[in-house]
A computed fold for a 1483-nucleotide RNA from an uncultured delta proteobacterium, annotated as small-subunit ribosomal RNA. Its Rfam family is "Bacterial small subunit ribosomal RNA". Its family is annotated with structural constituent of ribosome and ribosome in the Gene Ontology.

RNA sequence: AGCGAACGUUAGCGGCGGGCCUAACACAUGCAAGUCGUACGAGAAAGUUCCUUCGGGAACCGGUAAAGUGGCGCACGGGUGAGUAACACGUAGGUAACCACCCCUCCGGCGGGGGACAACUUUUCGAAAGGAAAGCUAAUACCGCAUAAGACCACACUGCCUUCGGGUAGAGUGGGAAAAGAUGGCCUCUUCAUGAAAGCUAUCUCCGGAGGACGGGCCUGCGUCCCAUCAGCUUGUUGGUAAGGUAAUGGCUUACCAAGGCGAAGACGGGUAGCUGGUCUGAGAGGAUGAUCAGCCACACUGGUACUGGAACACGGACCAGACUCCUGCGGGAGGCAGCAGUGAGGAAUAUUGGGCAAUGGGCGCAAGCCUGACCCAGCCACGCCGCGUGAGUGAUGAAGGCCUUCGGGUUGUAAAGCUCUGUGGGAGAGGGAAGAAAAGACGAGAGAUAAUACCUCUCGGAAUUGACGGUACCUUUCCAGAAAGCACCGGCUAACUCUGUGCCAGCAGCCGCGGUAAGACAGAGGGUGCAAACGUUGCUCGGAAUUACUGGGCGUAAAGCGCGCGUAGGCGGGCUUGUAAGUCGGAAGUGAAAUCCCUGGGCUCAACCCAGGAACUGCUUUCGAAACUACAAGCCUUGAGUGAUGGAGAGGGAAGUGGAAUUCUUGGUGUAGAGGUGAAAUUCGUAGAUAUCAAGAGGAACAUCUGUGGCGAAGGCGGCUUCCUGGACAUCUACUGACGCUGAGGCGCGAAAGUGUGGGGAGCAAACAGGAUUAGAUACCCUGGUAGUCCACACCGUAAACGAUGAGUGCUAGGUGUCGUGGGUAUUGACCCCUACGGUGCCGUAGCUAACGCGUUAAGCACUCCGCCUGGGGAGUACGGCCGCAAGGCUAAAACUCAAAGGAAUUGACGGGGGCCCGCACAAGCAGUGGAGCAUGUGGUUUAAUUCGACGCAACGCGCAGAACCUUACCUAGGCUAGAAAAGCAGAGAAUCCCGCAGAAACGUGGGAGUGCUCGCAAGAGAACUCUGAUCCAGGUGCUGCAUGGCUGUCGUCAGCUCGUGUCGUGAGAUGUUGGGUUAAGUCCCGCAACGAGCGCAACCUCUAUCCUUAGUUGCCAGCGAGUAAUGUCGGGAACUCUAAGGAGACUGCCGGGGUGAACCCGGAGGAAGGUGGAGAUGACGUCAAGUCCUCAUGGCCCUUAUGUCUAGGGCUACACACGUGCUACAAUGGUCGGUACAAAGUGCUGCGAACUAGCGAUAGUAAGCGAAUCACAAAAAGCCGGCCUCAGUACGGAUUGCAGUCUGCAACUCGACUGCAUGAAGGCGGAAUUGCUAGUAAUCGUUGAUCAGCAGGCAACGGUGAAUACGUUCCCGGGCCUUGUACACACCGCCCGUCACACCAUGGGAGUCGAGUGCUCCAGAAGUGGCCGUGCCAACCCGCAAGGGAAGCAGGUCCCCAAGGAGUGCUUGGUAACUGGGGUG
Repeated sequence: AGCGAACGUUAGCGGCGGGCCUAACACAUGCAAGUCGUACGAGAAAGUUCCUUCGGGAACCGGUAAAGUGGCGCACGGGUGAGUAACACGUAGGUAACCACCCCUCCGGCGGGGGACAACUUUUCGAAAGGAAAGCUAAUACCGCAUAAGACCACACUGCCUUCGGGUAGAGUGGGAAAAGAUGGCCUCUUCAUGAAAGCUAUCUCCGGAGGACGGGCCUGCGUCCCAUCAGCUUGUUGGUAAGGUAAUGGCUUACCAAGGCGAAGACGGGUAGCUGGUCUGAGAGGAUGAUCAGCCACACUGGUACUGGAACACGGACCAGACUCCUGCGGGAGGCAGCAGUGAGGAAUAUUGGGCAAUGGGCGCAAGCCUGACCCAGCCACGCCGCGUGAGUGAUGAAGGCCUUCGGGUUGUAAAGCUCUGUGGGAGAGGGAAGAAAAGACGAGAGAUAAUACCUCUCGGAAUUGACGGUACCUUUCCAGAAAGCACCGGCUAACUCUGUGCCAGCAGCCGCGGUAAGACAGAGGGUGCAAACGUUGCUCGGAAUUACUGGGCGUAAAGCGCGCGUAGGCGGGCUUGUAAGUCGGAAGUGAAAUCCCUGGGCUCAACCCAGGAACUGCUUUCGAAACUACAAGCCUUGAGUGAUGGAGAGGGAAGUGGAAUUCUUGGUGUAGAGGUGAAAUUCGUAGAUAUCAAGAGGAACAUCUGUGGCGAAGGCGGCUUCCUGGACAUCUACUGACGCUGAGGCGCGAAAGUGUGGGGAGCAAACAGGAUUAGAUACCCUGGUAGUCCACACCGUAAACGAUGAGUGCUAGGUGUCGUGGGUAUUGACCCCUACGGUGCCGUAGCUAACGCGUUAAGCACUCCGCCUGGGGAGUACGGCCGCAAGGCUAAAACUCAAAGGAAUUGACGGGGGCCCGCACAAGCAGUGGAGCAUGUGGUUUAAUUCGACGCAACGCGCAGAACCUUACCUAGGCUAGAAAAGCAGAGAAUCCCGCAGAAACGUGGGAGUGCUCGCAAGAGAACUCUGAUCCAGGUGCUGCAUGGCUGUCGUCAGCUCGUGUCGUGAGAUGUUGGGUUAAGUCCCGCAACGAGCGCAACCUCUAUCCUUAGUUGCCAGCGAGUAAUGUCGGGAACUCUAAGGAGACUGCCGGGGUGAACCCGGAGGAAGGUGGAGAUGACGUCAAGUCCUCAUGGCCCUUAUGUCUAGGGCUACACACGUGCUACAAUGGUCGGUACAAAGUGCUGCGAACUAGCGAUAGUAAGCGAAUCACAAAAAGCCGGCCUCAGUACGGAUUGCAGUCUGCAACUCGACUGCAUGAAGGCGGAAUUGCUAGUAAUCGUUGAUCAGCAGGCAACGGUGAAUACGUUCCCGGGCCUUGUACACACCGCCCGUCACACCAUGGGAGUCGAGUGCUCCAGAAGUGGCCGUGCCAACCCGCAAGGGAAGCAGGUCCCCAAGGAGUGCUUGGUAACUGGGGUG
């Protein structure tokens, strides 16, 4: 794009078309083929009128109806597509091998006779349908005879043509062969004679012949579906002769003879199918199709058969058989809608039992006319195409309503309403009203024919008549905007977007895919888009699909080159000349039906539709011409191919012989305890003497070194040496042949290893097998043994990643560099080297090709020829069938079903029990720990009314929590409140505020009292803040979603990375830069480089700290000077020092030496407080983890609203069999304890720090100075040092636990605080597997301070004191960076993924069988019927005969051949089904 469509929703009108695609299933009823009285005989009933003896008769109807004889028609028209793969159809021819009713033209004719049979009558059988017998009769029915040509037959003849068969034209002799009349008219001639008949005339009919037209039969070339898993078929088969048969050729049929015929260019078989013009699609080539219309064919319930006829083997004819239906008196009969309607059935599905012969056409007829379900019309159906309408103009408050909203508005939307119009269509009407009709027949005129003015025919004229549709189309007119819009879609493809509901549910879906709480994809709504009386869906065809590739594809790796050769058919084929003309090209002619398509014009108002003309129909045939190319024929040529001569190379093949090394075994000698084997072992061998070693022997197999991307071979493959036989290639020489060539379907041969058969052989090795190990297991890898086999001969098998994953051949198209063989040149004494030619074999590479990888004169380039092969993955190289094989198995080779992919090459990542380089307390080397104990703390679990919530590997677990007794608090229980505890606006009242009661656990409730302020204002009053009350818009939520989010944070990781612009490369993803060589802590720097630059990171800039300088000098400092004290910077003073805090200096590989690429940089050194980033901090790239947080805060959506909000009391977060994490204290002597004594830093302090003094054993208390702090206080630093005691024990270690008594904070320490004193004195003796931190002022150890905080620190944050050990090194563990490699991973190895087993479902193979369908062969059977024969029965026409009778011809009947159905047997093909069974697919 299309459709004979169907289904769903919807539906106003008209025109033109179309309408059982399924059951060629079965059919009730009606109709669809009759007509002619101008061929013929006979001839009603009913009815009307009349008569009547009432029985009936007559007339009309009417020579009518119905029937019969006869003629023509019924073979057309109409239907259907079952069968048919065929001369069925199409196209072009042939018929010299034919027919032909009706029609036309021409020639000729129609004489004279005969006998029947229907109808009818009578009898008779039968239920009926239907007969039977006898009798009568006509014809255009039937039959002789006559006549008869140039027709036919036989015999012979001539001309012309010929395909040599014959045809045609002419003419001779002989033979047999015809007819029919009817009607109208008229008497010119004859007869009877008003008028008739014969006759004449006109028309129709009839007979013979010739020709034509229409139509048909037969034959031929070419074209016409699928399967080769159908490969061989055939006996009337193929041909001949003869005969029969036919209209006619022919094995069409029969007899005889011969043995042929067909087939890979597809016979035979199977399946499917009517064919064509055309139709649909497509740019075309093609593909699909064969409704309507038209041509042909076939069929008519199924099968068979003939008859009649011009034509049939006959749709509405006959006979027979069968199935089915119906009638029946059971004896027997009837029927055939695939004609038009219609019915049932089937089906997703397809119409009225209509009108009419008015038109067109057909049959009959002289005609009128009759018949016509052909046809013309109407009815039904949106089935299709086409046209029209459902209104037009105006109308902004942009109405209401709906929907959305950022709440402003937007949109529906000029849409509506309203106002002004129109009337297509529609309704009710009214009026008019077609075309389709031409006539024929009658009438008139003229002409023809005729004897004729009749009749008849023709022409002209014109009155009248004829319409189913239909009072329809159409036109005029009146009234009314009134009755007339839907359907699908809106994620992308694909035009069109929002809200609500739903929550992987319900659902959608053509493909991709949507839906798991914010769905433009589901459902609804609003809006929009598209089409529109339709719109969607489904089905089917073509296109897109270059996705079967002729036009127009491929085969190294995506599917695809046969394992290799020889070669048949076939295909293709070098140069020159001549010819032919098959292909080819050109001209002409014929044909290519009409319709359709196209163009032009015309007709319906337009269009659809219809009409006319043209073009076209790409084809076929005939003929004329051309001769380039192909072909063919003839001749020639040498370059392709081959032959010859010479020569060398080679694991080419076959056979025979032969050699040494090694292994094993045997014998003997020496010799002694192990050997062997492995990662380590064991099995095993060995004191019966192994292994080792020496000598000798046996036997089998294989041939080290040479050995080489070296050689040979077609491939498989070939390796010691010698000999024999033998194939091929190559080089050189050019003599000969003269295209002899290439490829190669089938076919034949060769063909590794393994395997098979028979017979040998068997040293080593070694499937199977055994044992030992390994392991969770180990039917493996390893070890010890070991049989087939490996070897030989003969015979099979016929496959391999049989690979260059690359068929063979030929030609052409840059080079460079190896190597093998041979030759030439140059040179040499010679060998090399060098140059060069041919043939092989490698590497690199240009152009070109390729998806890329890559290939690249050995092509995967450019071309040609031939063969093979491919067409998504799986199923499956499987099943079935066939062929081969001893078997194993091989070759050939599907389908159902299932998936939306499978695959190639390359890219970026990620990953690897891949590689290289490098780093990190990563390992190693060390130190101290954790894991064991007690306690603290967090978590899990459990418990509970609640034990609020979050965090879960590293990167949750002393985490949020820098501090839960109440509060906090989010949880639980109980009691309250409901505009609310807090916020904003409004109204009213009251200042605010404070005090005292009652009830209660408190909140809350309730009562009383005190008290009036500030600003403005003349007073009244108003206003601001605050409190209370009321109503409302609302508040509130630590409720949910961190997977809707912002912000913040963790982590990889302070790892060195992550990117961009431009350029370049690549089809592209991408690459390059960023890789490489060095170097660094570093993508740090240097060098190189198709890259050049740049950004975020690194580093630096910032802070602290280490040295110095300058400035400044209080609250800090005190060297020198002075004063004072028991003592103290206490005082005067000083500004040196320390310190404080501002500013500077200093360090930069700057200098020297060496190394390094004259580099970066590294090593060493000097100087320096500090040296190579001096130490530390802050600083965290692009990103990852849907990491964490809605309970910090913010926030979308959802949820609650007398509660999930809020207030209060009490409880809980503190529970406790357990488990884990993080810590503290220890287990002691490097210690504990007592006493004495020394030295910090950094902080903090007014609701505060709190000196001193006093009290207390103490925690503390009392009183109280000073200090908002370099001034005062906290404040004692501790380890350390000095000294005493303890002496290895559960202790003078350890301090848990518990009791008693207290202190402090606080409204309140019961649940549930810290501290003090006395008493108690648990576990624990250095900790299993495992595991953590740390590289220097670090670990370890010691104390101090701070935040939080009323109180509570073993946690956290900070501070200083003391102060180590070790690092060989980068193999390993973990993490990371760069490069590279492999990848079937990309959610990225925590990936992907294989097979069995279990379960469910699906299709399928096998299967004892079983049930159909089709078909072959053999046999039986044999209806009807044609034909042959018989025909004793019957018999009018003709013949003989006077007759009887006979003959001829014929009929019944019989029989024979053939033969349908049917039956029997046996095969083959195919389908269904089946216990069981095999694999396959999906989940």